[in-house]
RNA sequence: AGACGGCCGGGCGGUCGCGGCGUUCGCAAGAACGUCGAGGAAAGUCCGGGCUCCACGACGACAUGGCGGCGGGUAACGCCCGCCGGGGGCGACCCCAGGGAUAGCGCCACAGAGAGCAGACCGCCUUGCUUCGCCAAGGCUCCGCAGGGCUUGCCCUUCGAAGCCGGAAGCGCAGCAGGGUAAGGGUGAAAGGGUGGGGUAAGAGCCCACCGCGCCGGCGGUGACGUCGGCGGCAUGGCAAGCCCCGCCAGGAGCAAGACCGAAUAGGGACCGUGCGCCCCCAGCAAUGAGGGUAGGGCUGUCGUAGGCCCGAGCGGUCCGGGUAGGUCGCGAGAACCGUCCCGCGAGGGGCGGUCCAGAGGAAUGAUCGCCGCGUCCUGGCCUUCGGGUCAGGACGGCACAGAACCCGGCUUACAGGCCGUCUGAU
Numbered sequence: 001a002g003a004c005g006g007c008c009g010g011g012c013g014g015u016c017g018c019g020g021c022g023u024u025c026g027c028a029a030g031a032a033c034g035u036c037g038a039g040g041a042a043a044g045u046c047c048g049g050g051c052u053c054c055a056c057g058a059c060g061a062c063a064u065g066g067c068g069g070c071g072g073g074u075a076a077c078g079c080c081c082g083c084c085g086g087g088g089g090c091g092a093c094c095c096c097a098g099g100g101a102u103a104g105c106g107c108c109a110c111a112g113a114g115a116g117c118a119g120a121c122c123g124c125c126u127u128g129c130u131u132c133g134c135c136a137a138g139g140c141u142c143c144g145c146a147g148g149g150c151u152u153g154c155c156c157u158u159c160g161a162a163g164c165c166g167g168a169a170g171c172g173c174a175g176c177a178g179g180g181u182a183a184g185g186g187u188g189a190a191a192g193g194g195u196g197g198g199g200u201a202a203g204a205g206c207c208c209a210c211c212g213c214g215c216c217g218g219c220g221g222u223g224a225c226g227u228c229g230g231c232g233g234c235a236u237g238g239c240a241a242g243c244c245c246c247g248c249c250a251g252g253a254g255c256a257a258g259a260c261c262g263a264a265u266a267g268g269g270a271c272c273g274u275g276c277g278c279c280c281c282c283a284g285c286a287a288u289g290a291g292g293g294u295a296g297g298g299c300u301g302u303c304g305u306a307g308g309c310c311c312g313a314g315c316g317g318u319c320c321g322g323g324u325a326g327g328u329c330g331c332g333a334g335a336a337c338c339g340u341c342c343c344g345c346g347a348g349g350g351g352c353g354g355u356c357c358a359g360a361g362g363a364a365u366g367a368u369c370g371c372c373g374c375g376u377c378c379u380g381g382c383c384u385u386c387g388g389g390u391c392a393g394g395a396c397g398g399c400a401c402a403g404a405a406c407c408c409g410g411c412u413u414a415c416a417g418g419c420c421g422u423c424u425g426a427u
Base pairs, nucleotide, nucleotide: 001424002423003422004421005420006419007418008417010372011371012370013369014368015367016366018037019036020035021034022033023032024031025030039401043412044411046410047409048408049407050406051254052253053252054251064250065249066248067247068246069083070082071081072080073079084098085096086095087094088093099245100244104243105242106239107238108237121185122184123181124180125179126178127177128176129175130174132172133171134170138165139164140163141162143160144159146157147156148155149154150153193211194210195209196208197207198206212234213232214231215230216229217228218227219226220225258329259328260327261326268320269319270318271317272316273315274314277294278293279292280291282289283288296311297310298309299308300307334356336355337354338353339352340351341350342349343348373399374397375396376395377394378393379392380391381390382389383388
C1' cells in the first nucleotide's frame, strides 16, 4: 500500500417515569417489592420453511411462475461449503444468470463498401482502350572524310556527326471500362479461425507445422472435467437477461391464518297469554293455515275535490340457536443460546453440561443530571519528514444506520467510528 475473515458499535452512577410477569397488601381501583425489557440489520418483504385454514382418491397432462457447471450441507431454498470451467489481478484474492445458437422464429443501432444465402471503399494483381513520355528501323535538311562522274562547281555513292520528322514492339505515368484478390488499410461491440512458412500475377486452409475448434478412442476422477493419441482443412459470427427448446421445482391463501367464549339492539324459531269487522277462493274431517278484495286507517305542508301509494293483524312474555361488539387462546423452551468433547478440508452433524432470553393490544423499552470515553470546531504551547502529531483549555453532538408486532433459516440494502486475527506486494 492492499486482500480476506471475525467482533464492537458509547461506559458507569443518581433522580423521575413506561410495559410484561411473580409475590404481598387491598372489597375494588390500585400500591409496594423483586425480576425481565429491541437489532446486526428489528428494514426491504426478495427467496425457503414451520404453523393454520380451504381445496383435493391416486397418477399424469396443460397453463403460469421460478431455477440451471459438478459433488455435498440443510427441515427447505434461488442460501451455504468444497471443487470444475471461463475472466481479472505481480500477488493475497476477486467476479460469472455457468444448459441448448446445425429444432425453429426474431434482432444486430451508429459508423461502414459490406452485419448474415457476406462484402471490393482505399490498396494489391491483371485485361482492353485512350492521352502523354522514352525508344528501334526509316525519311528529310545540312556539314565532314573518302571514292567516282563531268559541262570545274555541281551531281552520285559508302561511312560519320548534328538537327528535324517518324513511331512498330516494349516500358513508364495518368484516365476510362472489366476481371481477380478478404493478405494489408479503414469502419465497428462484432468483418466467415490465429501465428509462421511455402505458394501465387496478386492472394487465399490453396498446401504445411504449431495453437484453437469439432468428432472418435485410451487413461485419471463419484462427477463437472482434465490429459494423451488419432481423424477432419475448418463449413452456418453474436444475442436465449427477445421468443423458444431441454431438464428440474411449485395446489391456493395467509396470524386481519385460525380455535373457543360471547352481550346490548335488530332479525329467526318454538311455546304460552291476549287480540284478530265483512266478502271470495284454496288445502284440510276439524282445529287451523296460505292468498285476494273491501270497510276502516295512514302519507303526499293545511282545508276541499279528484287521483296515487302504503297498512289492513298484531302485541306481550319465556326459552332456544346463529352472527356482531368485546374477551381468551394462537404467542414464544426452540431447526434456541453458551461452554466443552468427537467426526468432517469445509458448510455442518452428533454427544455431554449449563441457561431461560421482550412480547402486544397501533404498540412500553424513555427523560434528565454528573463523571469518563469518542468525534467536530476554536484558542494557545511544543515537535515536524509540512501530510500532520502531541499537550492544555473551551464550545458543540447525547454520538453511525436504524425501532420487534406469529415464528425461524437465508439473501439484499443502510451503517459515523473503532478493535482483533490471517495473508499478499514493495522497501
Source information
This is a predicted structure of a 427-nucleotide RNA (Bacterial RNase P class A) from uncultured Phenylobacterium sp. The sequence is in RNAcentral, with records from MGnify. The coordinates come from a structure-prediction model, not an experiment, and the mean pLDDT is 76. Rfam family: Bacterial RNase P class A. Rfam classes the family as a ribozyme. NCBI's taxonomy places the organism under Bacteria, Pseudomonadati, Pseudomonadota, Caulobacterales, Phenylobacterium.